[in-house]
């Protein structure tokens, strides 16, 4: 030593994006104090700089000038101070910066036998003689200035000469150190070179020449101090060399001419090709040369558990630079930041002749930028330079100022009581004083700060970010309404936003807090520690093989790696530990450790390596018999197709889903025979064999490899393999052949909206052969090669043992071994699918490859190719995913099973006509609104004349309550008349009556709203669904979503039941329970009924009596009926089938038979299905109008389109006449008998009926007659006239009756609907609505069929299964061109520029040589030769950047165009190469 959000309907995985953490820079908001810091113009402009300061010092080296003081004179004295100059030392340090530099740098360890070192230390020795110049100054000139020329004087620790010491070279000899002499010492000879300052100071002494004296000086001596010279050594600091380490790019693979080495020389302090002449041709490079890019290096810093990654500003060490570049002098040291010369560019002064400058020193300014301070004080401390010292100098340094830059520490108060909600907060009182303010002391170079003492006073001190998830903290309020905006990512916002903007509340951190960019970690998403490559990204198409890496058994040695011990080093700072100093801490000090490194010495020898020897298990060779579509070559053969010839033969053939193009009477297709040509090689043939892969199939020859067997031979000879080489399907290319069939392109025929396709007829390249090229593929087992280990099983080849058989050739079988090739499977691993001795398991070795998706296998560059193209192979930009496997659904022009008036078999309709009705559209002032496939459209029970009513026009009315204003100066109300108006005391005029919670002017707030939202809802409903499903508990399986159960077999109407099965049970559904009608029994009997009796009335008659109708009474409940209770049906019985089950089929019995018929009830849920207009209801809105009332109009419009229906088109009919039989139901201002009136509708009178009592009551049908196929005696629309009913009112706009008028229509295209029995069809009746109005709806009964073999073809449902790129789920998803906008990029005639290299020209200047002139000499001038050489100019090459007409693709952008390529067999399977 940590995870979390984001791909999905959900899951697991891969993978990236994002969040949380630390560090750095900047930015926003805010801000009390102190301490510490090797924080502070590094990042961009090593850009440019005004002004001041940043290096001087020494009088004890010397000359000179001036001033002051001091005893006199001589001036030659003493003391002090200042200036100028000569001279010495320093100025090569310190300070700044990081441009350049990838090795002339740096780090670590060494070497210098190839070197230097001023000042310093130690030791030894020494300083003899002689000469000369010059500055300052003086004088005279030039110049604007900078500066400079000439002449004259002078000193020294200035300069020179001679000598000595000494040094160098050559030759010879001896010795020393050492691993090794070219080193050192000594001697001899020769040649050459060649030191010094005896100065300064102090003290003492001597001397008296200069002046007569004192002092002092010149001069001499001694001592001491500071100096000088030489040599040796040391110390310090450097120069040079070597090994190792040291970024990215191979789209940089070859580089190199002083290059590599040698000889000789030059040069240097010094080795060296550093430089030169000559000679040789080498040298570096895959262990990455050369080239390009980037970059000062290290100690260290940040981060991280570490390994590592990133950085290297500040501090320290080293390097480099000083505007760009070149060169040099002086010097111990420089090629010199405040030195010089020159070129370039920039700036400044100028009298235009000529001059001057260089902040990457400290401050400061401009510029650049996101980005960084004071033109302060002081040399008191530390250090450096000079000096003998005193001292001087020092923008090094020490201090102060400014800055939230970092780190550390502290504070913004504490207590009691009261109010308040146990709050937030406030109040009275008390306490403390860090900090703050005031005063004093101390501190300091001087201050300030700090510290100490005293006084005052809770006083002077809190913000930033966040609150949808990740992620601590609101589903609070207002506002906004896919707008404005937020958001790292996911995602919020379309009227109820916990996500925007605000308020309130809360959370986190706190003198800070957040944002942006960069770095690290998170990331085991670069994997050494520590990943992967069958399908997620990833195994090279295959083999051979170079370098490299790795390598069997035994022995001996060495000691490379490895391990131990010791020594040196690894600067300090940093880091860690302990101790200590500032009140603590930060910070600082001391001590120790560490810095995992490098070098050296030594020890060990298991492993590794190396050397030597041996072995045979790896590998190779030999021999043996057998297997094989292994390769190459060759010709022989075979069938078929095509063509040709001949013969036979006749009208078609061919082709397709169907056709046509096409062939055919010039004889096709078809049959027979013969011939030609090219390609191919059926059967055998296998789930088989061979090959490295690609690939290989008639036969023979040649060649090669593999497997097996062998007591044979070699003896590790092996494995892999970067580069490299070879082979490498098809297509393609070059050249030459060949060409039967097939067949890109192309032509034609179809198909289609189109059809540059799929289908059909033709057909060229090509396919075939020889030679050459290409080098790709879904070249796949999507699985690199080799070795070892880890259960089994089939088959092929070889071998062995055994058995059976034999025609002795052989064949068959069991077992074992080796090798190959399959399927399933254990352990195991895997995300899973799946793998599993042929691993994707467990290990070893080597190679290749991957690191989100797209851009893109593209561009550029390079290599290859004849070309096509191949190999290598990016980036900008875009994006929150792209993916893998599996799960549940849904879907499929996938498959299987089952089912349904789904089709089929039938019956009847619709679609044409007229009319009715609903809808659309249109129209209109308004034609209110809703419903829209099934599941809208005679639907909102919605048949609207007013009402309804929601619409339109016109008119009128309405504010409870509260505040303000008004009103007894009369509100409100009522009213005649007139006006106004369609009408009205509504309003206006006028007048009268009445007498106060009035009026509505204003602000809020209400009532009401059929105003909005059915996408805020409840409730109810439609539909999936006349379906048979849908879940739960426990267990089991799976990492998980999930599965199992619910599956399978049989069966059922059914997830109905039975059997099996890791399931066992259970719930909601199904079923049952409930209702109706059908059968029976029992009970009951009014208002019902009547087999019976009696009485009455009427009719008929055969007149006794009988029959019928009807009324009453009695009696009764047997029949019928009514309505209540029970029974009955359960595959119970028989036979067959089935598994002996569930159940099915048939039969008996039965009123009814396998769910007997019909209904009711109808699961979990989906459809944001319908309804805010039935009611309810959140929110929003209107509120004197969107509320309420009235009158009229509209919903009834009408050029049209659609749905549903009615009536028909007629003779199974129509018309007229006569005759018969229901049920459900309904009835109070209702049903209405009967009678009367009227032709009818209807009217009048009106019994009975609160209803098994009274009333309403059929039609089709039957009988008779006519009509005679005709737009009719069919059909009734339309219109006219008359009449009636309801209602306030039938004009818009009702219904009925009669008469007249008589339209379309003669069976209805494509298409489409309903129905399986008392059903369809047909006939009427009742009820709902209702004042009136039914072709509608809901019911009722009458008459009463046809057909169902069967199936899944159509429309659907259901259960397994399969595929999926779908999951708002196929009305899905999704591709490409074109069009528009934006963005980055590529090519591009060219064009502009930077950098680097080469060549040439010119050439500032430097260096060296020679000559000459001046000079006493030094030096300088001039000329010339050689060489180096900046800048500039010209030419060439390379590389990079900018612009660029135009061209090209790419990415992105809600709803553009065209098609439909892909995903389901995606409707022609898809994909790869060409």
């Nucleotide at each position: 030593u940590u995870c979390c959000g984001g791909u999905u309907g959900a899951u697991c995985c891969u993978g990236c994006c994002a969040g949380a953490c630390c560090c750095g820079a900047c930015c926003g908001g805010u801000a009390u104090c102190g301490g510490g810091g090797u924080g502070g113009g590094a990042c961009u402009a090593a850009g440019c700089c005004a002004u001041g300061c940043a290096a001087g010092u020494c009088g004890u080296a010397c000359g000179u000038c001036c001033c002051c003081c001091a005893g006199c004179c001589a001036c030659g004295u003493g003391g002090g101070g200042g200036g100028c100059g000569u001279g010495g030392c320093g100025c090569a340090c310190g300070g700044c910066u990081c441009a350049g530099u990838a090795g002339u740098a740096c780090g670590c360890a060494g070497c210098u036998a190839a070197c230097c070192u001023a000042c310093c230390c130690u030791a030894a020795g020494g300083a003899g003689g002689g000469g000369g110049a010059u500055a300052a100054u003086c004088c005279c000139g030039g110049g604007a200035a900078a500066c400079u020329g000439a002449g004259g004087c002078u000193a020294a620790u200035c300069c020179c000469c001679c000598a000595u010491a000494g040094g160098g070279g050559a030759a010879g000899g001896u010795g020393c150190u050492g691993g090794a002499a070219g080193g050192c010492c000594c001697c001899u000879u020769c040649c050459c070179c060649g030191a010094a300052a005896g100065g300064g100071g102090u003290g003492g002494g001597g001397u008296a020449g200069c002046a007569u004296g004192c002092u002092a000086g010149c001069c001499c001596c001694c001592a001491c101090c500071c100096g000088c010279c030489u040599u040796a050594g040391g110390a310090u600091g450097g120069g040079g060399c070597u090994g190792c380490g040291u970024c990215c790019g191979a789209u940089c693979a070859g580089g190199u001419a002083g290059u590599u080495g040698g000889u000789g020389g030059g040069g240097u302090a010094a080795a060296g090709g550093c430089c030169c002449a000559c000679c040789a041709a080498g040298c570096c490079u895959a262990u990455g040369a050369c080239c390009g890019g980037u970059g000062c290096g290290g100690g260290c810093u940040c981060u991280g558990a570490g390994a590592g990654g990133a950085g290297g500003a500040g501090c320290c060490c080293g390097g480099a630079g000083a505007u760009g570049g070149a060169c040099c002098c002086u010097g111990a040291g420089a090629c010199a930041a405040g030195g010089g010369u020159c070129c370039a560019g920039g700036c400044c002064c100028u009298a235009c002749g000529g001059g001057g400058c260089g902040c990457a020193g400290c401050a400061g300014g401009c510029g650049c930028g996101a980005a960084a301070c004071u033109u302060u004080c002081g040399c008191a401390a530390u250090g450096c330079c000079c000096g003998a010292a005193a001292g001087g100098g020092u923008g090094a340094c020490g201090a102060g100022g400014g800055u939230a830059c970092c780190c550390c520490g502290a504070g913004u108060g504490c207590c009691u009581c009261c109010c308040g909600c146990u709050g937030a907060g406030g109040g009275c009182g008390g306490c403390u004083u860090u900090u703050g303010c005031c005063g004093g002391g101390u501190c300091u170079a001087a201050a300030a700060a700090g510290c100490c003492c005293g006084g005052c006073g809770a006083a002077u001190a809190a913000g930033g970010g966040g609150a949808g998830g990740g992620c601590u903290a609101g589903u609070c309020u207002g506002u906004u309404g896919u707008c404005a905006g937020c958001c790292g990512c996911c995602g919020c916002g379309g009227u109820a936003a916990u996500a925007c903007c605000a308020g309130c509340u809360c959370c986190c951190c706190g003198a800070c807090u957040g944002g942006u960019c960069g770095g690290g970690a998170c990331g085991a998403u670069u994997a050494u520690u520590g990943g992967g490559c069958c399908u997620a990204a990833a195994g090279c198409g295959u083999c051979c093989g170079u370098a490299g890496c790795c390598g069997g058994c035994c022995c001996u040695g060495u000691a490379u790696g490895u391990g131990g011990u010791c020594c040196g080093u690894u600067a300090a700072a940093u880091c860690c530990a302990g101790c200590g100093g500032c009140u603590c801490a930060a910070c600082c000090g001391c001590u120790g450790g560490a810095c995992u490194g490098c070098g050296g010495a030594u020890c060990a020898u298991a492993c590794u390596a190396c050397a030597g020897g041996g072995c045979u298990a790896g590998g190779g060779g030999g021999c043996g018999g057998g297997a094989g579509a292994g390769g190459c070559c060759g010709g022989g053969g075979g069938u078929a197709c095509u063509c040709c010839g001949c013969g036979g033969g006749u009208a078609g053939g061919g082709g397709u889903a169907a056709a046509a193009u096409c062939c055919g009477c010039u004889g096709a297709u078809c049959c027979g025979c013969g011939g030609a040509a090219g390609a191919c090689c059926a059967c055998c043939a296998g789930u088989g064999g061979c090959g490295a892969a690609g690939g290989c199939g008639c036969c023979g020859g040649c060649c090669a490899g593999a497997a097996c067997g062998c007591g044979c031979c070699c003896g590790a000879c092996g494995g892999u393999g970067a580069g490299g080489g070879a082979c490498g399907a098809a297509a393609g290319c070059c050249a030459g052949g060949g060409g039967a069939g097939c067949g890109a392109a192309c032509c034609g025929g179809a198909u289609u909206a189109g059809a540059u396709a799929c289908c059909c007829g033709g057909g060229u390249a090509g396919u075939c052969c020889c030679g050459g090229c290409u080098g790709u593929a879904a070249a796949c087992g999507a699985u690199g090669c080799g070795g070892g280990c880890u259960a089994g099983u089939g088959u092929c080849g070889g071998g062995c043992c055994g058995g059976c058989u034999u025609u002795c050739g052989g064949g068959c079988c069991c077992g074992c071994c080796c090798g190959g090739u399959g399927u399933c499977g254990c352990a195991g691993g895997g995300a899973a699918g799946g793998c599993g001795u042929u691993a994707a398991g467990c290990c070893c070795g080597c190679c290749g490859c991957c690191u989100g998706a797209g851009g893109a296998g593209u561009a550029c560059g390079g290599c290859c190719g004849c070309a096509a193209g191949g190999c290598u192979g990016a980036a900008a930009c875009u994006u929150a995913a792209a993916g893998g496997a599996a799960u549940u659904g849904g879907c499929g022009g996938g498959g299987g099973g089952g089912c349904a008036c789904a089709c089929a078999a039938g019956g009847g309709g619709u679609u044409a006509a007229g009319c009715c009705u609903g809808c659309g559209g249109u129209u209109c002032a308004c034609u209110u609104g809703g419903a829209g496939u099934c599941u809208c459209c005679g639907c909102c029970c919605g048949g609207a004349a007013a009402c309804u009513c929601a619409c339109c026009a016109c008119g009128g009315g309405u504010g409870a309550c509260a505040g303000c204003a008004g009103a007894a100066u009369g509100a409100c109300g009522g009213u005649c008349a007139g006006g106004u108006u369609a009408a009205a005391g509504a309003c206006c005029u006028u007048a009268c009556c009445u007498g106060a919670g009035c009026g509505c002017g204003u602000u809020g707030a209400g009532a009401g709203g059929a105003g909005g939202u059915g996408c805020a809802u409840g409730g109810c409903c439609u539909u999936c669904g006349c379906c048979g499903g849908u879940u739960c508990g426990u267990g089991c399986c799976g990492u998980g979503a999930g599965g199992u159960u619910u599956c399978c077999u049989g069966u059922u109407a059914a997830g109905u039941c039975a059997g099996g099965a890791a399931a066992c049970g259970a719930g909601c559904g199904a079923g049952a329970u409930c209702c109706c009608a059908a059968c029976c029994a029992c009970c009951a009997g009014u208002u019902g009924c009547c087999a019976u009796u009696c009485c009455g009335u009427c009719c008929c008659u055969u007149c006794u009596a009988g029959g019928g109708a009807u009324g009453g009474a009695a009696g009764g409940c047997g029949a019928a009926c009514u309505g209540g209770u029970g029974g009955g049906a359960c595959u119970g019985c028989c036979g067959c089938c089935g598994a002996c089950a569930a159940g099915g089929c048939g039969g008996a019995g039965g009123a009814a038979g396998g769910a007997g018929g019909g209904g009711g009830c109808u699961a979990c849920g989906g459809c944001a299905g319908g309804u805010c207009a039935g009611u309810a209801u959140g929110c929003c809105c209107c509120g004197a109008a969107a509320c309420c009332c009235g009158u009229g109009g509209g919903c009834c419009a009408c050029a049209c389109g659609c749905g549903g229906g009615c009536u028909g088109c007629a003779a199974u009919g129509g018309u007229g006449g006569g005759g018969a039989c229901a049920a459900u139901g309904g009835g109070a201002g209702c049903c209405g008998a009967a009678c009367c009136c009227g032709a009818a509708a209807g009217g009048g009178u009106g019994a009975g009926g609160u209803a098994a009592u009274c009333c309403c009551g059929a039609a089709a049908c039957c009988c008779c007659a006519c009509c005679g196929u005709a737009g009719u005696u069919g059909g009734g629309a339309u219109c006219g006239a008359g009449g009636g009913c309801u209602g306030c009112a039938a004009c818009c706009c009702g219904c009925c009756c009669u008469c007249g008028u008589g339209a379309a229509c003669u069976u209805g295209g494509a298409a489409u609907c309903c129905c399986u029995a008392g059903u369809a069809a047909u006939c009427g009746c009742g009820g709902g609505u209702c004042a009136c109005c039914a072709u509608c709806c809901c019911g009722c009964g009458g008459u009463g069929a046809a057909u169902a073999c069967g199936u899944c073809c159509c429309c659907g449902c259901u259960c397994g299964u399969u595929g999926c790129a779908c999951a708002c789920a196929c009305c899905g998803c999704c591709c490409g061109u074109c069009g528009c906008u934006c963005c980055a990029c590529c090519c591009g005639a060219g064009u502009g520029g930077g950098c680097c290299c080469c060549c040439g020209g010119c050439g500032a200047g430097g260096u060296g040589g020679c000559a000459u002139c001046c000079u006493c000499a030094g030096u300088g001038g001039u000329g010339u030769c050689a060489u180096c050489g900046a800048a500039c100019c010209g030419g060439g090459g390379g590389u990079c950047c900018g612009c660029g007409a135009g061209g090209g693709g790419g990415g992105a952008g809600a709803u553009g165009u065209c098609g439909u390529a892909a995903c389901a067999a995606g409707g022609u399977a898809a994909c790869c190469g060409u």
This is a predicted structure of a 1474-nucleotide RNA (small-subunit ribosomal RNA). Its mean pLDDT, the model's own confidence on a scale to 100, is 81. Its Rfam family is "Archaeal small subunit ribosomal RNA". The RNAcentral record of the sequence draws on ENA, Greengenes and SILVA.